[in-house]
Description:
Predicted 3D model of a 71-nucleotide RNA (transfer RNA) from a Planctomycetota bacterium. The source organism's lineage runs through Bacteria, Pseudomonadati and Planctomycetota. Its Rfam family is "tRNA". Rfam classes the family as a transfer RNA. Rfam describes the family as follows. Transfer RNA (tRNA) molecules are approximately 80 nucleotides in length. Its mean pLDDT, the model's own confidence on a scale to 100, is 83.

RNA sequence: GCGGCCGUGGUCCAUGGGCAAGACGCCGCUAUGCCACGGCGGAGAAGCGGGUUCGACUCCCGCCGGCCGCA
Repeated sequence: GCGGCCGUGGUCCAUGGGCAAGACGCCGCUAUGCCACGGCGGAGAAGCGGGUUCGACUCCCGCCGGCCGCA
C1' cells in the first nucleotide's frame, strides 16, 4: 500500500429501517446479629462526518481506530 471483518453503558455482547435486549459490575431496598449469597427495583450505551429515507445503531460514502490476511 491492497483486501476482509469489526467499532453499541465501566466490561462482554444481542438487535440489522420506527421501540436498543441480556450478563457481569455499580446504586438503593429487602433479607442477616454482621458480611457474602439470594430476592426486588434503579441509573447507565450506537466511534466521527456526510448521504439516502417521512424516519438510520441498522443501508451507502468518506475518515479515524482495532484485528486478520496479502504484498